[in-house]
Context: one part of a larger RNA
RNA sequence: UGUUUAGUGUCUGAGAGGAAGGAAGUCAUAGUACGAGAGGAACUGACUUUCGACACCUCUGGUCGAGCGGUUAUCUGAUAAGGUAUGCCGCGCAGCUACGUGUUGAGGGAUAAAUGCUGAAAGCAUCUAAGCAUGAACCCCUCCUCAAAAAGAGACACUACGGACUCCCAUAGAAGAUGGGUUUAAUGGAACUGAGGUGUAAGCAGCAAGGUAACGAGCUGUUCAGCCUGCAGUUCCCAAUACG
Repeated sequence: UGUUUAGUGUCUGAGAGGAAGGAAGUCAUAGUACGAGAGGAACUGACUUUCGACACCUCUGGUCGAGCGGUUAUCUGAUAAGGUAUGCCGCGCAGCUACGUGUUGAGGGAUAAAUGCUGAAAGCAUCUAAGCAUGAACCCCUCCUCAAAAAGAGACACUACGGACUCCCAUAGAAGAUGGGUUUAAUGGAACUGAGGUGUAAGCAGCAAGGUAACGAGCUGUUCAGCCUGCAGUUCCCAAUACG
């Protein structure tokens, strides 16, 4: 841009893509069939392992310059609290992940080689010439994804509208796009509560090796403290206003 008014929503599925599965083992079948014996299966069913595929983060592990704590040098006169060395170290939620977890199938149709039935040409025979039946991880469905630009351009329902920009955002994200919200509001921020991380803050009090004393590393209590929070909830305090 088209689809012969426009828009919104729900579909159909011509067609396209996929490998979404592959392999092995154990048990039963069974010490059975078979075989003189020695030996010794299979169809089928159940379970497991491994490789691959897809999804996820409850558990386990990793990472985690969000965060908390310890500590060295130096600077801010000292304490406290901090800066710098993209210092070093111990943990670490969310997120992202695998080494973790979950799932990973039966069936149907037409056939190949092959096996047959009936059966003539050719009084017999013959799976084939007419006809009929089986038959493979292959092929087509079933399964997953896309798909009405499928020009044979589809169907149904509703409406006379609707959509976009702008604004607050994230289950989305390179930009567009997608999804949610916009006061009839919990969309984001702030506050509070919970859950979680770190590990017991400062101040004060007591103790403390040593020291004449001043002082004093450190320990204990207040203190499961203090600090932080990308998570959940509550609450219209702030911003989603108004005119467009």
This is a predicted structure of a 244-nucleotide part of an RNA (large-subunit ribosomal RNA, domain VI) from a Candidatus Woesearchaeota archaeon. Its Rfam family is "Archaeal large subunit ribosomal RNA". The family is grouped with related families in Rfam's "LSU clan". The coordinates come from a structure-prediction model, not an experiment, and the mean pLDDT is 83.